């Protein structure tokens, strides 16, 4: 210095099945009021009340199964190519590919963004516990995963 195998645990992640909400909600029809709007233009044509029928997606949960221990996660730029935003242009946002930077990990809280949500998910900052080095007058203090142990050369 390169290789190869591990560890951390309520560990990550990922498709499919499934349950539950979205939702008696949107869309469609029948009646009756009513005359227009949610990123700019244009163009179509809304919009409310009653009744009928009645979804789906994203995103959660519970096992089980499959990759796996920068596992994964954000942000930020760049590329072409699809979706979505009534329809066109224009902006916007969503999948996928890389390139840089930040985070050892699980809970938990304030806040903040996303979402239909009291579900859940990121994120900054606290906080507990934990794991691994290193240093100490031995349970304290500090680092970070580009690390740690082990083995090979």
């Nucleotide at each position: 210095u390169g290789g190869u195998a591990g560890a951390g645990g309520u560990g990550c992640g990922g498709g499919a099945u499934u349950c539950a909400a979205g939702a008696g909600u949107a869309c469609u029809c029948c009646g009756g009021c009513a005359a227009a709007u949610a990123u700019g233009g244009g163009c179509a044509c809304a919009g409310c009340c009653g009744g009928a029928c009645g979804a789906a997606a994203g995103g959660g949960g519970a096992a089980a199964c499959c990759g796996c221990c920068g596992a994964a996660g954000a942000a930020u730029c760049g590329a072409a190519a699809g979706c979505c935003u009534g329809c066109c242009c224009a902006g916007g946002g969503c999948u996928c590919c890389g390139g840089u930077u930040c985070u050892g990990g699980c809970c938990c809280g304030c806040c903040g963004c996303a979402g239909a949500a009291g579900a859940u998910g990121c994120g900054u900052c606290g906080g507990u516990c934990u794991g691994u080095c290193a240093c100490g007058a031995a349970c304290g203090u500090g680092g970070a995963g580009c690390g740690c142990u082990a083995u090979c050369a």
A computed fold for a 153-nucleotide RNA from a chicken gut metagenome, annotated as Lysine riboswitch aptamer. The model forms 98% of the base pairs in the Rfam consensus. The prediction has a mean pLDDT of 78. Rfam family: Lysine riboswitch aptamer. For this family Rfam cites "Riboswitches Control Fundamental Biochemical Pathways in Bacillus subtilis and Other Bacteria" (Mandal et al., Cell, 2003). Rfam describes the family as follows. Riboswitches are metabolite binding domains within certain messenger RNAs that serve as precision sensors for their corresponding targets. Allosteric rearrangement of mRNA structure is mediated by ligand binding, and this results in modulation of gene expression. This family includes riboswitches that sense lysine in a number of genes involved in lysine metabolism, including lysC.